[in-house]
RNA sequence: UUCUUAUCAAGAGUGGCAGAGGGACUGGCCCGAUGAAGCCCGGCAACCGUCAAUUUUUUAUUGAAAUGGUGCCAAUUCCAGAAGAUAAGCG
Numbered sequence: 001u002u003c004u005u006a007u008c009a010a011g012a013g014u015g016g017c018a019g020a021g022g023g024a025c026u027g028g029c030c031c032g033a034u035g036a037a038g039c040c041c042g043g044c045a046a047c048c049g050u051c052a053a054u055u056u057u058u059u060a061u062u063g064a065a066a067u068g069g070u071g072c073c074a075a076u077u078c079c080a081g082a083a084g085a086u087a088a089g090c091g
Base pairs, nucleotide, nucleotide: 001091003089004088005087006086007085008084013041015040016039017038021031022030023029025081026080027079028078042073043072044071046070047069048068050064051063052062053061054060077083
C1' cells in the first nucleotide's frame, strides 16, 4: 500500500511560538487578526494492548485506569454527492 472487518450522534485549554488560511474532494454552508494551518505543552478515551466483573469462560458484554502502540481535541464524517477517516488483521 491492496484487501477484509468494525466504528464514525459522546469527549478534549481563555496556554506558549507562529502569522493566513482552514473544514480530505465538488457544491453549499461555516470557522479564522476576539489569530487559521503547523510546532511545543496540555487534554480526550475511538481501536489494539492492561486490569476487574459478568458470561454458554470457544468468546462476547460492561466498567476502570491512562504506563504502552496509533488516533483524536468547531459545527452529526458540518450538510448533499461521490467518497473519506480511524483501528485491527492476513498477504